[in-house]
RNA sequence: ACCUCAUCCAGAGGGGCUGAGGGAAACGGCCCGACGAAGCCCCGGCAACCACCACUGACGACUCGAUGACGAGGUCGCGCGUGGCAGGUGCCAAUUCCGUCCCGGUGCGACGCCGGGGAAGAUGAGAG
Repeated sequence: ACCUCAUCCAGAGGGGCUGAGGGAAACGGCCCGACGAAGCCCCGGCAACCACCACUGACGACUCGAUGACGAGGUCGCGCGUGGCAGGUGCCAAUUCCGUCCCGGUGCGACGCCGGGGAAGAUGAGAG
């Protein structure tokens, strides 16, 4: 790289260097940009996927009781959960900026609008 799972209408920007593009890709649209794009660096912030901590108890294991369904208590595992923290990532214009493919609604129909899904992408975790 490929694969699996989860999330993607919330949130959060200043400075320095540099200098013309940028919003993933193609097309269309719409935006951002010399009042400084992208990139790099510094500082700040947002969020809480993973890790960690506490609580808790759906579940499982163990023990005891019962013929049995099952019940009880604690310990351990674990995490459907809740809270904390901010170590590993991530992110800090616009819903992932919007559309493209499919289905439904509206509509005579087209354009369009609304809803759902898909594809693609991003991020995290895992697997390999």
About this RNA: SAM riboswitch aptamer (S box leader) from Planosporangium flavigriseum, 128 nucleotides, folded computationally. It matches the Rfam family "SAM riboswitch aptamer (S box leader)". Gene Ontology term of the family: regulation of gene expression. The model forms 97% of the base pairs in the Rfam consensus.